[in-house]
RNA sequence: AGAGUUUGAUCCUGGCUCAGGAUGAACGCUAGCUACAGGCUUAACACAUGCAAGUCGAGGGGCAGCAUGAUCUUAGCUUGCUAGGAUUGAUGGCGACCGGCGCACGGGUGAGUAACACGUAUCCAACCUGCCGUCUACUUGGGGAUAGCCUUCUGAAAGGAAGAUUAAUACCCGAUGCGAUCUGUUGGCCGCAUGGCUGAUGGAUGAAAGAUUAAUUGGUAGACGAUGGGGAUGCGUUCCAUUAGGUUGUUGGCGGGGUAGCGGCCCACCAAGCCGACGAUGGAUAGGGGUUCUGAGAGGAAGGUCCCCCACAUUGGAACUGAGACACGGUCCAAACUCCUACGGGAGGCAGCAGUGAGGAAUAUUGGUCAAUGGACGAGAAUCUGAACCAGCCAAGUAGCGUGCAGGAUGACGGCCUUAUGGGUUGUAAACUGCUUUUAUACGGGAAUAAAUGACGACACGUGUGUUGUUUUGUAGGUACCGUAUGAAUAAGGACCGGCUAAUUCCGUGCCAGCAGCCGCGGUAAUACGGAAGGUCCGGGCGUUAUCCGGAUUUAUUGGGUUUAAAGGGAGCGUAGGCCGGCGCUUAAGCGUGCCGUGAAAUGUCCCGGCUCAACCGGGGCACUGCGGCGCGAACUGGGUGCCUUGAGUGCGCGGAACGUAUGCGGAAUUCGUGGUGUAGCGGUGAAAUGCUUAGAUAUCACGAAGAACUCCGAUUGCGAAGGCAGCAUACGGCAGCGUAACUGACGCUGAAGCUCGAAGGUGCGGGUAUCGAACAGGAUUAGAUACCCUGGUAGUCCGCACGGUAAACGAUGGAUGCCCGCUGUUGGCGAUAUACAGUCAGCGGCCAAGCGAAAGCGUUAAGCAUCCCACCUGGGGAGUACGCCGGCAACGGUGAAACUCAAAGGAAUUGACGGGGGCCCGCACAAGCGGAGGAACAUGUGGUUUAAUUCGAUGAUACGCGAGGAACCUUACCCGGGCUUGAACUGCGGGUGAACGAUUCAGAGAUGAUGAGGUCCUUCGGGACACCUGUGGAGGUGCUGCAUGGUUGUCGUCAGCUCGUGCCGUGAGGUGUCGGCUUAAGUGCCAUAACGAGCGCAACCCCUGUUCUCAGUUGCCAUCGGGUCAUGCCGGGCACUCUGUGAAGACUGCCUCCGUAAGGAGUGAGGAGGGUGGGGAUGACGUCAAAUCAGCACGGCCCUUACGUCCGGGGCUACACACGUGUUACAAUGGGUGAUACAGAGAGUCGGCGGCCGGCAACGUCCGUCUAAUCUAUAAAGUCAUCCUCAGUUCGGACUGGGGUCUGCAACCCGACCCCACGAAGCUGGAUUCGCUAGUAAUCGCGCAUCAGCCAUGGCGCGGUGAAUACGUUCCCGGGCCUUGCACUCACCGCCCGUCA
Repeated sequence: AGAGUUUGAUCCUGGCUCAGGAUGAACGCUAGCUACAGGCUUAACACAUGCAAGUCGAGGGGCAGCAUGAUCUUAGCUUGCUAGGAUUGAUGGCGACCGGCGCACGGGUGAGUAACACGUAUCCAACCUGCCGUCUACUUGGGGAUAGCCUUCUGAAAGGAAGAUUAAUACCCGAUGCGAUCUGUUGGCCGCAUGGCUGAUGGAUGAAAGAUUAAUUGGUAGACGAUGGGGAUGCGUUCCAUUAGGUUGUUGGCGGGGUAGCGGCCCACCAAGCCGACGAUGGAUAGGGGUUCUGAGAGGAAGGUCCCCCACAUUGGAACUGAGACACGGUCCAAACUCCUACGGGAGGCAGCAGUGAGGAAUAUUGGUCAAUGGACGAGAAUCUGAACCAGCCAAGUAGCGUGCAGGAUGACGGCCUUAUGGGUUGUAAACUGCUUUUAUACGGGAAUAAAUGACGACACGUGUGUUGUUUUGUAGGUACCGUAUGAAUAAGGACCGGCUAAUUCCGUGCCAGCAGCCGCGGUAAUACGGAAGGUCCGGGCGUUAUCCGGAUUUAUUGGGUUUAAAGGGAGCGUAGGCCGGCGCUUAAGCGUGCCGUGAAAUGUCCCGGCUCAACCGGGGCACUGCGGCGCGAACUGGGUGCCUUGAGUGCGCGGAACGUAUGCGGAAUUCGUGGUGUAGCGGUGAAAUGCUUAGAUAUCACGAAGAACUCCGAUUGCGAAGGCAGCAUACGGCAGCGUAACUGACGCUGAAGCUCGAAGGUGCGGGUAUCGAACAGGAUUAGAUACCCUGGUAGUCCGCACGGUAAACGAUGGAUGCCCGCUGUUGGCGAUAUACAGUCAGCGGCCAAGCGAAAGCGUUAAGCAUCCCACCUGGGGAGUACGCCGGCAACGGUGAAACUCAAAGGAAUUGACGGGGGCCCGCACAAGCGGAGGAACAUGUGGUUUAAUUCGAUGAUACGCGAGGAACCUUACCCGGGCUUGAACUGCGGGUGAACGAUUCAGAGAUGAUGAGGUCCUUCGGGACACCUGUGGAGGUGCUGCAUGGUUGUCGUCAGCUCGUGCCGUGAGGUGUCGGCUUAAGUGCCAUAACGAGCGCAACCCCUGUUCUCAGUUGCCAUCGGGUCAUGCCGGGCACUCUGUGAAGACUGCCUCCGUAAGGAGUGAGGAGGGUGGGGAUGACGUCAAAUCAGCACGGCCCUUACGUCCGGGGCUACACACGUGUUACAAUGGGUGAUACAGAGAGUCGGCGGCCGGCAACGUCCGUCUAAUCUAUAAAGUCAUCCUCAGUUCGGACUGGGGUCUGCAACCCGACCCCACGAAGCUGGAUUCGCUAGUAAUCGCGCAUCAGCCAUGGCGCGGUGAAUACGUUCCCGGGCCUUGCACUCACCGCCCGUCA
């Protein structure tokens, strides 16, 4: 000293929370010792029992009990002694009694009390004071009782009554009496007032007590002192104004009473005062202070122990006694409670010390001693003392000590972790070796505290004090302390480990159990739960809870704010209050300084000292920031006084304005009325309808009536305090400005209360009512429409008078004054060289410097720099609500909480996403077209259903002829059944056996089992290879998790974007660059530019295709030459052409014209095979969708291990009321059938592709032949020609079904394809809706390939043939890009969020 928490991120505001210290604490776990301090915070609740206040015989009468003596007597017995009894107050003493002193101290508690109760300071000239000290004087003469004792009576008891008798230091009367008190006369001195002190001289009044050891002590009166008390006053002392008025002995006076004394303290009379916004009165709470805790301090909180004061003693009241009480262990009365009782009546008061019950989270022993200190009484010894000193219990606090120290690495065992034949950690820790002995245990020794008192003696002095000697007195205590012995021996835990906050891993659990101070953890890999291991912090303690201060500058005096975060009153006038210009003189209240008094002690702090140290204690210094007093000073503030003019005001002059009030006047418009013209609609809307209209509307003309509002001028204009103010004129009232400098001379500013004004709407009464128009009615809209739109329409809107008193009453910005760079526009005035303009004053605006601000922004009209005054704020919600009060006719307004709840709420700005916001642009996105899908049948995939199983995955676009580019067995993962268990496959090591292999036969559904003809490897002779059996370590899993992953893929999207370095801007997130203008298919380029460059993307580089050329020339080709054939490059030959392959060229807006600064664009331009990226492909930025895949593969974790592994047979993946997707074939004549005939490209082929002859209608079969391919293999089809069909369920269409066959294969039943014959279904162009395509494209036609024994292929991937239509255009739908704007969204509009119900 700070930290966490609002956000995607940022800055700020702002609350919440944490880290620190403290406690009379409590609870949890744990616990060896010592010292010191502490211990009912709750029920001022109730109390059993014991103790806590007595003492004096040197005041008295006495004598119950004890002891002694004396006398008498009895017994034991020896005169005497011992024991018992009786008498005797004779002695020591002494229960009870009279009397004195004490009991008012000490001890306890904090209920009451907001007060002179407490603290501090001052005063008493208005007072008292027992015991104590000093001084003066006195201590005289009498008297009558009474308790006790005795007798009697009474009562249960407590107790009471009567009689007789007696004493005193008890009581009473008298005498004397000073400097006592009162009073008369008369001096002196003093004081802040009343007055006080002190003389002189008269009068009146008031005392006493004795005791004894004979020396003291006691008594009385008075004065002074000391001590203790009483009273008065200033200042200080909690919260509430939702407590604003209180008071009748109240305030004062005169006179009395009362008191120790002053005083309405009490009383009679008189007056009507007194207190209060500087908070009276009322209510709530509370003992106050020294001090304690915290804090840098200022402050805040507290008042336990100790000290001072106060109050109280079951509750309330009262007095008595006394020096002192209205009395804790006294009295009386009342009340409640408890106890005793013979029912008549009595007794009691722990907030004394122990102790009990109760309450409570919670607080101790019915202990010892008067040894010390202190107190009461006493002459004293002594007695009493739960005051006090000690001990006991309690980690409840502070301080100290200990639980060992050193060495010791195979880094042991064990635990835990791990990438596991290994390593790390626990950890020098342990074991083991050596050493020490505080503590512990045992034994022994052993204090100080006793200075003092008492007793005895001596001495000084003289009879009592002092000194001195001896001796006595110790609770704690045989304690502290010291010594010896033994032996590491007797002694460590608690909390925490996600961040804040020091310290991490494994297992278990699976939004469960639980944690949590705040943020927040936990839904199968939890450093946050529980356990373990390890670690961190503290340590005889550690944590939790509660409370206080701190951090919190989060109530801000030190030290905050108010445009938008909470916060400026709607505005003005103005009372109290606060603040206030210049120059003198004065004063000294504030202020400064010196000194004096006080500020108790303890506490705090510094030094010194005592307990072994420390805590603790003792001594000394300082501090105690305060209050009071006496001096000095005079800058500033204040008071007094004199002057000044610049603040303020006045006068004079000039022009100014939508300023107010009242009255009058005006035209246009609207509606209505009357009349005319005129005819069928008008009106209204997005579109309509309600409404008006043939009884004549709307329209139009004329005349008339009424009310309201004032077009243009008219504006970032003017005026006003604000609200607000607009036709013109007049009257009245008000205002600011400028100019001048004549007058006053600080007369000023602000302003709680208070008063006034105050839009719209509203209220009351009376008018008025044209328009508009809440409510209301109707018509529409809509799912509904108590709305928006339309047609009507009441209150109201207008005027007068009154009420109300609020608005986003806003500049969301209170008023006043001064100071601080500029530019520009405008209003009014002045100036001037006079419409044009330097300047100046006062306003109204814009843009900026400095500065300020969280930023946005403000910026001489401040939100800048300062001063003064007022108002207001202190997290969000609850709530401007409730209650109370005030105001109002009401509506309502003003004032204005709490419980409870959340960890945020909020401001400004940033990035993105979004908008039924804007601008620009693109895409088969729409539009324009062509052809389809959706209807039918079938094929195929999916959902659903079914099933023993119908294995699994893919599910909007981006799943659904998808994984699968081939499910009859196999595949196969699914189901049923039968088998195996180191296993079907692979492999390390050990042991054993043997070549391996295995035809055949048998059982079985097969796997499998049995049989076993045969077979005998290589070698360096060590062995090796291979196989089997056995043991062991690995196996195996298409089991789970694609939300643990790698890799791969889809999509946005082939969209033009995504970023970086340096610099610059910003407190920062971030921005700039990447924006702007033009351009492009493109962040493509050019220009501009606080940016300059660069990277990934775009483009280009690559492949195919289109043209030409070079080279090469077989299996290709054949122009030329030759040969041959029915015919054919068939043959020789050739490489010109085609073609194949290699390598080049070509295209770049290069050229021309126009437009443009350029980039570039346009021209059906030229040239060219091709023209503006020529066409197609490959190529997919940063990222998004926790997108898809653990079943292609790989891989972490989890799970199975005679099974979730593996082998086999059979079945299933092919099911079928249904729904959807993708396709095929059609519905026909641009067609179908039959015959003839022409033209491709690419690719494949020996387990193969085919040809020919023959057989079969055909699928196909037999034989022969050809090709390992530019050599052989294939009819291309649509097309063309010819012919039949003539609009029909057909010569369309071919599903379904029956029969017969072919082929593949171990095997076509479930479940193959093909061929022939026969059968001949639906379907006549398809609803809403929807898909593809912009040119060699769509459409249409056939051909090939992969997989493959065969094939459910109509699928997929390729190839060529024929070959269109349309695009005006970008308003709209969908998707996308850039800029901008708004935003309470950021999981980002499929967002957020409000209300109702559950």
A computed fold for a 1398-nucleotide RNA from an uncultured bacterium, annotated as small-subunit ribosomal RNA. The sequence is in RNAcentral, with records from Greengenes.